[in-house]
Context: one part of a larger RNA
RNA sequence: CUGGGUGUAAAGGGUGAGUAGGCGGCACUGUAAGUAAGAUGUGAAAGCCUUAGGCUUAACCUGAGGAUUGCAUUAUAAACUGCAGAGCUAGAGUGCAGGAGAGGAAAGCGGAAUUCCUAGUGUAGCGGUGAAAUGCGUAGAUAUUAGGAAGAACACCAGUGGCGAAGGCGGCUUUCUGGACUGAAACUGACGCUGAGGCACGAAAGCGUGGGGAGCGAACAGGAUUAGAUACCCUGGUAGUCCACGCUGUAAACGAUGAGUGCUAGGUGUCGGAGGGGAACCUUCGGUGCCGGAGCAAACGCAAUAAGCACUCCACCUGGGGAGUACGAUCGCAAGAUUGAAACUC
Numbered sequence: 001c002u003g004g005g006u007g008u009a010a011a012g013g014g015u016g017a018g019u020a021g022g023c024g025g026c027a028c029u030g031u032a033a034g035u036a037a038g039a040u041g042u043g044a045a046a047g048c049c050u051u052a053g054g055c056u057u058a059a060c061c062u063g064a065g066g067a068u069u070g071c072a073u074u075a076u077a078a079a080c081u082g083c084a085g086a087g088c089u090a091g092a093g094u095g096c097a098g099g100a101g102a103g104g105a106a107a108g109c110g111g112a113a114u115u116c117c118u119a120g121u122g123u124a125g126c127g128g129u130g131a132a133a134u135g136c137g138u139a140g141a142u143a144u145u146a147g148g149a150a151g152a153a154c155a156c157c158a159g160u161g162g163c164g165a166a167g168g169c170g171g172c173u174u175u176c177u178g179g180a181c182u183g184a185a186a187c188u189g190a191c192g193c194u195g196a197g198g199c200a201c202g203a204a205a206g207c208g209u210g211g212g213g214a215g216c217g218a219a220c221a222g223g224a225u226u227a228g229a230u231a232c233c234c235u236g237g238u239a240g241u242c243c244a245c246g247c248u249g250u251a252a253a254c255g256a257u258g259a260g261u262g263c264u265a266g267g268u269g270u271c272g273g274a275g276g277g278g279a280a281c282c283u284u285c286g287g288u289g290c291c292g293g294a295g296c297a298a299a300c301g302c303a304a305u306a307a308g309c310a311c312u313c314c315a316c317c318u319g320g321g322g323a324g325u326a327c328g329a330u331c332g333c334a335a336g337a338u339u340g341a342a343a344c345u346c
Stems, first nucleotide, its partner, number of pairs: 004317003007300002012314001014201003021194003025088002028085004033081002035077002038074005048066007091191001092188003096183003103177007110154001114150008125136002162169002206247006215241002220236004258313006266291011295302002319346003328339004
């Protein structure tokens, strides 16, 4: 390499749109590149295989046949693949009619809470813990009332509820905007699936510039605990957390399960549609859960949202450690990321 695999043993790329490539619906006509069978030429000899013969036998030698799985030329076949032409509507898409949604971006607004400031009432404590102490407080704290300021997050509703490709998205209103679903069947007529590279998006932390800074809070300081305590607990507290623009490009980026299509018992919830006069109920399409049969599986379990039965395309795995390291290269401001060995060892 092949084979065999990838939920948990090694192994699905974090996600998308898409280039090359690979694969591709129904029926017709042609072509003959692939394909199939025929003929001819060639495929040196030796060697190899079969068989016959010669050395007393064997090795060895000689004859005949085969094989040489290939290539070229030629005349054919037309089912399948390809190519060309002309069609179809079941795939795919457009238009029409609808309802659902924390999908995205921007702007504005709202109340609760927290902290701070000002003023009033009021007096000796407050806070914190397992218990304390550091800390705050007679310069009047905590508590309480009124007013003001600021920033961040949006209780209840809230739901194995919804939306999004993933990351993710939750107060309210407006504007702009993407996608999905259902119904009917007007239009296009295979326009499809996958997708190496490349491109775009991508939590948190981190980085750059400029703002902002209430609460929380790495680092840090102090108080405790302890044999020690560079921790867990407490009092503080800087970066950060927030905003704008740019960078980083990683996560247990998980369903640890790539995408697409078709097929294969049922039962029961729930979300969004449609139909049956339609509450109940039944049917149906799309999502989201639970249970379960066949089948699969090492078992656990999966089971129409498959880990079942098949096909297409991509990615990845090949004993443990060394090691996601070294070196090189590319990217990055840096941190680092991506790619990614070997010696040696068990």
Molecule: small-subunit ribosomal RNA, central domain
Organism: uncultured bacterium